The part of an RNA shown here (large-subunit ribosomal RNA, domain IV) has 347 nucleotides and comes from a metagenome.
Context: one part of a larger RNA
RNA sequence: CCUCCGUUAAGGAACUCGGCAAAAUACUACCGUAACUUCGGGAGAAGGUAGGCCCCGUGUAGGGUGAAGCGUCCAAGCGGCGCUGAGCGUGAGGGGGUUGCAGAGAAUAGGCCCAGGCGACUGUUUACCAAAAACACAGGUCUCUGCGAAAGCGUAAGCUGACGUAUAGGGGCUGAUGCCUGCCCAGUGCCGGAAGGUUAAAGGGAGAUGUGAGAGCAUUGAACUGAAGCCCCGGUAAACGGCGGCCGUAACUAUAACGGUCCUAAGGUAGCGAAAUUCCUUGUCGGGUAAGUUCCGACCCGCACGAAAGGCAUAACGAUCUGGGCGCUGUCUCAACGGGGGACCCG
Numbered sequence: 001c002c003u004c005c006g007u008u009a010a011g012g013a014a015c016u017c018g019g020c021a022a023a024a025u026a027c028u029a030c031c032g033u034a035a036c037u038u039c040g041g042g043a044g045a046a047g048g049u050a051g052g053c054c055c056c057g058u059g060u061a062g063g064g065u066g067a068a069g070c071g072u073c074c075a076a077g078c079g080g081c082g083c084u085g086a087g088c089g090u091g092a093g094g095g096g097g098u099u100g101c102a103g104a105g106a107a108u109a110g111g112c113c114c115a116g117g118c119g120a121c122u123g124u125u126u127a128c129c130a131a132a133a134a135c136a137c138a139g140g141u142c143u144c145u146g147c148g149a150a151a152g153c154g155u156a157a158g159c160u161g162a163c164g165u166a167u168a169g170g171g172g173c174u175g176a177u178g179c180c181u182g183c184c185c186a187g188u189g190c191c192g193g194a195a196g197g198u199u200a201a202a203g204g205g206a207g208a209u210g211u212g213a214g215a216g217c218a219u220u221g222a223a224c225u226g227a228a229g230c231c232c233c234g235g236u237a238a239a240c241g242g243c244g245g246c247c248g249u250a251a252c253u254a255u256a257a258c259g260g261u262c263c264u265a266a267g268g269u270a271g272c273g274a275a276a277u278u279c280c281u282u283g284u285c286g287g288g289u290a291a292g293u294u295c296c297g298a299c300c301c302g303c304a305c306g307a308a309a310g311g312c313a314u315a316a317c318g319a320u321c322u323g324g325g326c327g328c329u330g331u332c333u334c335a336a337c338g339g340g341g342g343a344c345c346c347g
Base pairs, nucleotide, nucleotide: 001342002341003340004339005338006337007336008335010333011332014331019328027051028050029049030048031047036041038176052098053097054096055095056094062090064088065087069083070082071081072080073079099103111326112325113324114323115322116321117320118318119317123135124134139174140173141172142171143170144169145168151160152159153158177313178312179311180310182243183242184241187240188239189236190235191234192233193232196231197230198229202225203224207220208219209218210217211216244262245261246260247259248258271305272302283299284298285297286296287295
C1' cells in the first nucleotide's frame, strides 16, 4: 500500500449524478393512529409506554384435564345426561422489594413520512450487461365462423380446433374501476347492390381470302350471346386514416364574444397541457431553499396533447422513476487507531 472487518472527538449529507455504501430501525404486550378510499383498506400508519430477578395472595382471577359422590333416563351397559368438584398441570393481572451503564442485556430481528410521473393489481421477460412505464392480465369493443365451422399444419390421407357448437371457437385493437369516447366515408380497405358500362375463354357466324373445273378443302373473321373483377350506386372509423388559412372589429391600451373571405371529406369537441410530448426554454408567476436548469401548484403563446396506436381521474399495489423532510450515520469536513488476510522482507 491492497482487501475484509471493528471503533471514533465536534459536526451531521457539507459527500455525490444520486444518501451509492454504511449506520439506524427491528421482538412481544398495551396505549394510540391522519389525509384519502373502490369502505376491503390505508395500518405494523405515525407516535409512545412496559419488559430482569426475588417475595406476597394457599400461586389470585381465569382457563385445561377431570377422580369420587349425588340426581336422572334407559335398550340395564365397562351406558347417556346433569350437578358438585378432589387431585394434577397452567396462569394473566396486582402489591412490595432488589440490582446493573444497560433486563426483547447475546443471536435472529421493518427505518419512517410528504408529494408527483408511469403501470390498476398478483404475475412474465432480454439463460450470460436492461426486471422496467416493456409483455401478460381480468374487463371493453370490432370482426369472422351454422359445423365435414372459421382458422391452422400437411402433396395427401389425416390431425388440431373439439369428443367443443355462437354464453362456443379464431383473429385484430384496447387494457381493473370511475366519468367518457366528439367531427369527417373525399382517398384506401371491407360489406351490400337481380339495373347499366367495360371485359376472357367459349358460343356465333355476316362476310373476306387462298386453292380447285367443280364439289370441296383450308385460312381469316364483323355483329350478337358470354362470369368474376373493375367502373358505377350505397353503407361502414373501438376499419387504414384525417381533424385549416388570411383580414378586420369594443369609448385608454390590449384582447376579440362579433364580422368578412378563401379552401376542405371534415376543420380538434370534452378533458388535459413547458407534459416520459415545449424547439425557443433555466418560458412567466407562486411554493419549497440563505441560494433550486431538477421538483410541486398555476398560466396557455400545444415548434409538434387529445379521446380504445384510447382521453382524463383514481384507492390499493411496485427490488419502478422523480423531488422534499425526520431519524441515522466515517458519504464528507479529515482523517485516526485497532484486528484478520495479502502485498513486502528473511528463509

The prediction has a mean pLDDT of 88. RNAcentral holds the full RNA, with entries from SILVA. Its Rfam family is "Bacterial large subunit ribosomal RNA". Rfam links the family to the GO terms structural constituent of ribosome and ribosome.